[in-house]
RNA sequence: GCCCUUGUAGUGAAACGGACAUCACGCGUGGCUUCGAACCACGAGAUCGGGGUUCAACUCCCUGCGAGGGCA
Numbered sequence: 001g002c003c004c005u006u007g008u009a010g011u012g013a014a015a016c017g018g019a020c021a022u023c024a025c026g027c028g029u030g031g032c033u034u035c036g037a038a039c040c041a042c043g044a045g046a047u048c049g050g051g052g053u054u055c056a057a058c059u060c061c062c063u064g065c066g067a068g069g070g071c072a
Stems, first nucleotide, its partner, number of pairs: 001071007010025004018055001027043005048064005
């Protein structure tokens, strides 16, 4: 330099182009307990940036940036 894959809560993952973006762990508050753990209830927290297509984009296209890999 070229090519491929990839980017979603703190972490790991879901989401035929159409619901309020879902789940687990973690975190916070409350309950339970002598105290904790476990368990129960509730809650906060996310689509890498910018354009485009579409009635509608996490999803498709372009570009930039980041990560991983291959070739040279």
Annotation:
This is a predicted structure of a 72-nucleotide RNA (transfer RNA) from a Minisyncoccota bacterium. It matches the Rfam family "tRNA". Its family is annotated with triplet codon-amino acid adaptor activity in the Gene Ontology. The same sequence occurs in records of 2 taxa. The sequence is in RNAcentral, with records from ENA and MGnify. Lineage of the source: Bacteria > Bacillati > Minisyncoccota. Its mean pLDDT, the model's own confidence on a scale to 100, is 82.